Context: one part of a larger RNA
């Protein structure tokens, strides 16, 4: 891992509801007793207490169709009617209470054959080295001291086996081993190592102290018991079909991943000239927008008054003025916490219309309280987030099908079953791949098929306004002068560093006291301007369509789904077709309602329905056993097993054949150890 078997809403009491039944001249007895019955029980019958109901109100005394309160008026609860017992089902409460699951807590015991410390008594330490004290001899000293040589054999001394340890590395790491092996290493006469016997025990012991050890996991051992501890947590919870079908919100919560009540779902009963939608009518409101009348913000101009800077003239003061405060007028603005105004949508009342799987009420049962994205209006954030928080729609959740290449939340559309029928939706129609053509334009960028500011003499459309046969625009030829080097400044300043100037005058076809380059300054080149040449168009600007640049990313084209496309791209108009579990058509099943018929089982017709998680309701299948009835089976073969083309909407049920070798069905009731694929489920097998 697979297979098989086992494996989870039970039982009791009480309460409530519902279905069925009994009685209602209220219902009903418990234990016991008595009688019957039996081998003994079971069982049957009878009866009292009691319980529920028959009256309530009050804390109570108590009163009573009333009572309590209150001085009273009044107000609260009652008075108008039914019950009760049994059985099934459902739920609740109390119990282990659907099943498995803690870490823990407490009690009583068992452990020091591991390990820690200690007590008693034993044992062990090759060999080598160093050579303390002391002692002897000699030297030496006044005597000591001291020195030399011997002797001696001390030491938590040195080297190093046994023995003990475990610092480093490698191996091992489904091991030789639940801590090892190999090599290197440390101690090795000592706080040494070690045998045997003993002591200390869990609220404890021991500890050269590490939360270390106390029998392979010790912040409190192990075993058994309390014990099925508790688990607002995780996991699991077993056959079928039919009908309906949620929620992820509010309030409160030592509450936030849990609850309770309400909301939303379901089942039953009941109710009304009733819900929704629509129409009419009467109201509510301060949003969008707008506005500046208030509250604030905020810009320019004019004026008034005050403050104040500087200047001028004069000292009584006056005039001008940067700035500034308040006010008036005027022009133009801004606001979630501004409003002189003010919609749409929305909400409420009444009336009408209108019907139902709609609405409301009561009663039984729930689940839900983590929501997600998307459109719209907003708050927070960075007008960030597949962000977060509200409001209001939608979808998903609980929804399959078609489209978007793929893609819960987007677009279309809501799957009872069947059909080799028809029509469409979104989206599409060159090929992959079902289905198309026409017309008029645009685009040349593979734009289409990713992006901004900014740029663009790419190109289309619309428009405004100029110049031009008195010759424009562009090219080319020629001119572009004089006063004058304007004045000032300056070393210089000559059109061209800078400053000044009503920048003038003259000659002219025209020519600036000069557009740019240039020089130290001049010079030089050029422009404006003019003539000629040439010949018919040439400029400036606005709006707009489609393009272009801007444009750099990590495995491989990789920013049309691919091929490929100059339309098979874009815009507009028309046209046909394809395209879904949609609609329609045909056949069938089923639910609800109505009508008719009925042998009361149901049948037929019509209408409206049949996606579905949590969840509510209904109807069934199968397993084991019991009762009653009725059957099968060793000659002709029970159950079980294997195979199979039959029947039923399904769970399932037959028939036949083989195997097997002794029990087993069917009908109607009843009772449950009643259905497995999941629980790191349990046991067994492989």
């Nucleotide at each position: 891992g697979c297979c098989a078997a086992c494996g989870a809403g039970u039982u009791a009491a009480u309460u409530u509801g519902u279905a069925g039944g009994g009685c209602u001249u209220g219902g009903u007895u418990a234990a016991a007793a008595u009688a019957g019955g039996u081998a003994a029980a079971a069982c049957u019958a009878u009866c009292c207490a009691g319980c529920c109901a028959u009256a309530g109100c009050g804390a109570a005394a108590g009163c009573g169709a009333g009572u309590g309160u209150g001085a009273a008026a009044g107000c609260g609860c009652g008075u108008u009617u039914u019950g009760u017992c049994c059985u099934g089902c459902a739920a609740a409460u109390u119990a282990g209470a659907c099943c498995c699951g803690a870490a823990a807590c407490c009690g009583g015991g068992u452990g020091a054959g591991c390990u820690a410390a200690c007590c008693u008594u034993g044992g062990a330490c090759a060999g080598g080295g160093u050579g303390a004290a002391g002692u002897g001899a000699g030297a030496g000293u006044a005597a000591c001291a001291u020195c030399u040589c011997a002797u001696g054999g001390a030491a938590g001394c040195c080297c190093g086996c046994a023995c003990c340890c475990a610092a480093c590395a490698a191996c091992u790491g489904u091991g030789c081993a639940a801590c090892g092996u190999u090599g290197u290493g440390g101690g090795a006469u000592g706080a040494u190592c070690u045998g045997a016997g003993g002591u200390u025990a869990g609220a404890g012991g021991a500890g050269a102290a590490a939360u270390u050890c106390c029998a392979a996991c010790c912040g409190a051992a192990c075993c058994c018991g309390g014990c099925a501890a508790u688990a607002g947590c995780u996991g699991g919870u077993u056959c079928u079909c039919c009908c309906c079908g949620a929620a992820a919100u509010a309030g409160c919560u030592u509450u936030a991943g849990g609850g309770c009540u309400a909301g939303c779902c379901u089942u039953g009963a009941a109710a009304a000239u009733u819900a929704a939608a629509c129409c009419a009518u009467a109201c509510a409101g301060g949003u969008a927008g707008a506005g500046c009348a208030c509250u604030g913000a905020a810009u320019g101009g004019a004026g008034a008054u005050g403050g104040a800077u500087g200047g001028c003239a004069u000292u009584u003061u006056g005039c001008c003025u940067a700035c500034u405060a308040u006010c008036u007028c005027u022009a133009a603005u801004c606001a979630a916490a501004c409003u002189c105004c003010g919609a749409a949508u929305u909400g409420u009342g009444u009336g009408g219309c209108g019907u139902a799987u709609a609405u409301u009420u009561c009663a039984g049962g729930a689940g839900u309280c983590a929501g997600a994205c998307u459109g719209u209006g907003g708050g927070g954030g960075c007008u960030a987030a597949g962000c977060u928080c509200c409001a209001u729609g939608g979808u998903c959740g609980a929804a399959a099908g078609g489209g978007a290449a793929a893609c819960a939340g987007c677009c279309c559309a809501g799957a009872c079953c069947g059909c080799c029928g028809u029509c469409u939706a979104a989206g599409g129609u060159c090929c992959c791949u079902c289905a198309u053509g026409u017309a008029u334009a645009c685009u040349c960028a593979g734009u289409g098929g990713g992006a901004a500011a900014a740029g663009u003499u790419g190109u289309g459309a619309a428009g405004u306004u100029g110049u031009u046969u008195a010759a424009a625009c562009a090219u080319c030829u020629a001119g572009g002068a004089g006063g004058u080097u304007g004045g000032c400044u300056u070393a210089g300043a000559a059109g061209c560093a800078g400053c000044c100037a009503u920048u003038c005058c003259u000659u002219u076809a025209a020519a600036g006291a000069g557009u740019g380059c240039g020089u130290a300054a001049c010079a030089g080149c050029u422009c404006a301007c003019u003539a000629g040449u040439c010949u018919a168009a040439c400029g400036a600007c606005u709006u707009u369509g489609c393009g272009c640049u801007g444009a750099a990313a990590a495995u491989a084209u990789a920013a049309c789904g691919g091929g490929g496309c100059u339309a098979a791209g874009u815009a507009u108009a028309c046209u046909a077709c394809c395209g879904a579990c949609g609609a329609c058509g045909c056949g069938g099943c089923u639910u609800u309602g109505u009508a008719u018929c009925u042998u009361c089982g149901g049948a037929u017709a019509c209408a409206a329905g049949g996606g579905g998680u949590a969840g509510g309701g209904g109807a069934g299948c199968g397993u084991u056993c019991u009762a009653u009835g009725u059957g099968c089976g060793a000659c002709u073969g029970a159950a079980g097993c294997u195979g199979u083309a039959c029947c039923g909407u399904a769970a399932g049920g037959a028939g036949c054949a083989g195997u097997g070798g002794a029990g087993c069905g069917c009908a109607u009731a009843g009772a449950a150890g009643u259905g497995a694929g999941a629980a790191u489920g349990u046991u067994g097998g492989c």

The part of an RNA shown here (large-subunit ribosomal RNA, domain II) has 686 nucleotides and comes from a Patescibacteria group bacterium. The source organism's lineage runs through Bacteria and Bacteria candidate phyla.